[in-house]
Context: one part of a larger RNA
Molecule: small-subunit ribosomal RNA, central domain
Organism: Ottelia alismoides
RNA sequence: UUUGGCGUAAAGCAUCUCUAGGUGGCUUUUUAAGCCCGCCGUCAAAUCCCAGGGAUCAACCCUGGACAAGUGGUGGAAACUACCAAUCCGGAGUACGGUCGGGGCAGAGGGAAUUUUUGGUGGAGCAGUGAAAUGUGUAGAGAUCGGAAAGAACAUCAAUGGCAAAAGCACUCUGUUGGGUUGACACUAACACUGAGAGACAAAAUCUAGGGGAGCAAGUGUGAUUAAAUUCCCCAGUAGUACUAUCGUAAACGAUGGAUACUAGGCUUUGUGUGUAUCGACCCGUGUAGUGAUGUAGCUAACACGUUAAGUGUCCCGCCUGGGGAGUACGUUUGCAAGAAUGAAACAC
Numbered sequence: 001u002u003u004g005g006c007g008u009a010a011a012g013c014a015u016c017u018c019u020a021g022g023u024g025g026c027u028u029u030u031u032a033a034g035c036c037c038g039c040c041g042u043c044a045a046a047u048c049c050c051a052g053g054g055a056u057c058a059a060c061c062c063u064g065g066a067c068a069a070g071u072g073g074u075g076g077a078a079a080c081u082a083c084c085a086a087u088c089c090g091g092a093g094u095a096c097g098g099u100c101g102g103g104g105c106a107g108a109g110g111g112a113a114u115u116u117u118u119g120g121u122g123g124a125g126c127a128g129u130g131a132a133a134u135g136u137g138u139a140g141a142g143a144u145c146g147g148a149a150a151g152a153a154c155a156u157c158a159a160u161g162g163c164a165a166a167a168g169c170a171c172u173c174u175g176u177u178g179g180g181u182u183g184a185c186a187c188u189a190a191c192a193c194u195g196a197g198a199g200a201c202a203a204a205a206u207c208u209a210g211g212g213g214a215g216c217a218a219g220u221g222u223g224a225u226u227a228a229a230u231u232c233c234c235c236a237g238u239a240g241u242a243c244u245a246u247c248g249u250a251a252a253c254g255a256u257g258g259a260u261a262c263u264a265g266g267c268u269u270u271g272u273g274u275g276u277a278u279c280g281a282c283c284c285g286u287g288u289a290g291u292g293a294u295g296u297a298g299c300u301a302a303c304a305c306g307u308u309a310a311g312u313g314u315c316c317c318g319c320c321u322g323g324g325g326a327g328u329a330c331g332u333u334u335g336c337a338a339g340a341a342u343g344a345a346a347c348a349c
Base pairs, nucleotide, nucleotide: 004320005319006318007303008302012317015200016199017198021194022193023192025088027086028085031082033081034080036076037075038074039073040072041071042070049065050064051063052062053061054060091191092188093187094186096183097182098181099180100179103177104176105175106174107173108172109171110154114150115149116148117147118146119145120144121143125136126135162169163168209244210243215241216240220236221235223233257316258315259314260313261312262311265294267292269290270289271288272287273286274285275284298305322349324347331342332341333340334339
């Protein structure tokens, strides 16, 4: 490098947008670059192959013939790719009318709970555990009834449910904004798919500076347990958790890249269109877009997958090549740092 692969054996970038590049719908016309056919030139000799001859055979030698890919010229063909010119609406998109949703951002409001604090009632325990103890309380706790403050999170509804590119998103209302889907009649007319590099976004933890700090709680200090107990359990409690920037990583998982076409069914569920029917919820058909559990063919090493494919085809990108050494060293880029990205070899098995 090729063949071969990438759900679980090595292997799909965390995700998306987009440039170059690669690939690309239907019909007709032009050209003839690719592609196909014929002829000519060239591709030294020797070698190889074929025929004949020579050395007593053979290796070997001599004579003649033939061959291939390539390359150049020339004459044709026009199905396919490409080019030229036009056409079409099925891919893609726009406009119009509905509809869906925890999609994003900003602002405003809300109640339950917790903790603290203040006042009253009251008077001995409370808290905690497998059992205890540390802890807390006559300086009046816990309990209970009023008042006040603070911060964070939003019970039930709630679902195998919904939305979003992924990360993720849930109290209520308002504003603004992105998206999907559906309907019928119009419009554009291939405008498409993928996408190296590049850019955007990206849980938790970390970090910078400031304010914030109710609850929870790494590290830490105690009490227990134990042979020991740096752990599980208990009491207390700091960073942190929330706000504005940073970092750019996760078992960032469906461990399954994107697009497109085709290939049995029945069942459940969400959105929507339509038919029938009803007071209505429902129910019964049918189309479309999701989301699930089964299952045929097929596929798979097996498990399983199975119209949401891991089936059958096409296009584009990424990645893999024995286990360790090692996601390490060196160098470079990047970051405030922590680190991240790129990424070997010796050696030994």